A computed fold for a 332-nucleotide part of an RNA from a marine metagenome, annotated as large-subunit ribosomal RNA, domain IV. RNAcentral holds the full RNA, with entries from SILVA. Rfam family: Bacterial large subunit ribosomal RNA. The coordinates come from a structure-prediction model, not an experiment, and the mean pLDDT is 88.
Context: one part of a larger RNA
RNA sequence: CCUUCGUUAAGGAACUAGGCAAAAUAGCGGCCGUAAUUUCGAGAUAAGGCCUGCCCUGAGCAAUCAGGGCCGCAGCUAAAGAGCCCAAGGGACUGUUUAUCAAAAACACAGCUCUCUGCUAACUCGCAAGAGGAUGUAUAGAGGGUGAAGCCUGGCCAGUGUCCGAACGUUAAGAGGAGAGGUUAGCACUUCGGUGCGAAGCUUUGAAUCCAAGCGCGGAUGAACGCCGGCGAUAACUAUAAUCGUCCUAAGGUAGCGAAAUUCCUUGUCGGGUAAGUUCCGACCUGCACGAAUGGCUUAACCACUUGGGCACUGUCUCAACGAAGGACUCG
Numbered sequence: 001c002c003u004u005c006g007u008u009a010a011g012g013a014a015c016u017a018g019g020c021a022a023a024a025u026a027g028c029g030g031c032c033g034u035a036a037u038u039u040c041g042a043g044a045u046a047a048g049g050c051c052u053g054c055c056c057u058g059a060g061c062a063a064u065c066a067g068g069g070c071c072g073c074a075g076c077u078a079a080a081g082a083g084c085c086c087a088a089g090g091g092a093c094u095g096u097u098u099a100u101c102a103a104a105a106a107c108a109c110a111g112c113u114c115u116c117u118g119c120u121a122a123c124u125c126g127c128a129a130g131a132g133g134a135u136g137u138a139u140a141g142a143g144g145g146u147g148a149a150g151c152c153u154g155g156c157c158a159g160u161g162u163c164c165g166a167a168c169g170u171u172a173a174g175a176g177g178a179g180a181g182g183u184u185a186g187c188a189c190u191u192c193g194g195u196g197c198g199a200a201g202c203u204u205u206g207a208a209u210c211c212a213a214g215c216g217c218g219g220a221u222g223a224a225c226g227c228c229g230g231c232g233a234u235a236a237c238u239a240u241a242a243u244c245g246u247c248c249u250a251a252g253g254u255a256g257c258g259a260a261a262u263u264c265c266u267u268g269u270c271g272g273g274u275a276a277g278u279u280c281c282g283a284c285c286u287g288c289a290c291g292a293a294u295g296g297c298u299u300a301a302c303c304a305c306u307u308g309g310g311c312a313c314u315g316u317c318u319c320a321a322c323g324a325a326g327g328a329c330u331c332g
Stems, first nucleotide, its partner, number of pairs: 001327008010318002014316001019313001027052001029051004037042001039148001053070007071075001076081001083311007090303002095107002111146007123132003149298004154228003159225002161221005168216003174210002179205005186197004229247005256290001257287001268284005
């Protein structure tokens, strides 16, 4: 010096990103006492205060209680065995998770809601037979979203999707076979070399016409994917704009919340807390770029969650010291 421990004057978080680590609290023992809030269950062992050993006597079934006495600095005498409070964010809760750097605000959840499914169900596995669903039957089963509860869940169907419709347009294979080409028996002409026409058959094509879904077309649908404006002017101080004009749009963001786990400018401004506060709490609203089941806001209880503050406590620190054990090191 390192590791693991023990103790420390005065101070007591001044340490630090942060009370990390350590210290402190300590008995589901007794008595008293216990706030806001609340879903009336809780919060709650809230918080906080006092007692606690041993011996004798009495009461009592006992637990235990009452009286008297004894010792110590100290009696739940050792060990073991909750630190607490205030405020905010998030997630309702118990639960689950990255075996081996993440336990969480992520996942799940009960509840809510949408879609599909009438039974040989939908859906899933399998080439199939078949199996699951289910020895179930819409109060059932499958899939998507949201995520207790309370108050609620606004506008837009133009785009995309889904569902419904079938008049018209378009449309494949297929059906159809008008017509056209090739070939040549034959006929005609011939300068005898050929040339022209050309039935049937064979063959190559092939128009009209008929014809499904789909698409076009018409409608519905947002707890489907999604989206939810700009400019200018205006009130008898100023400022602001209930109001007006205009352009565009499918419609222009409603309630609630808001510098927020979302605010760039920004340490916004005001208030609180501190001697001093980029964090924190309460407001304001100028929301770069909140917003309503991709849920909005509120919320008791809960949390090895996150943030700010306080009490207690301490070698975290001012500022370091001493001691113990085991190493390292030196010698053997």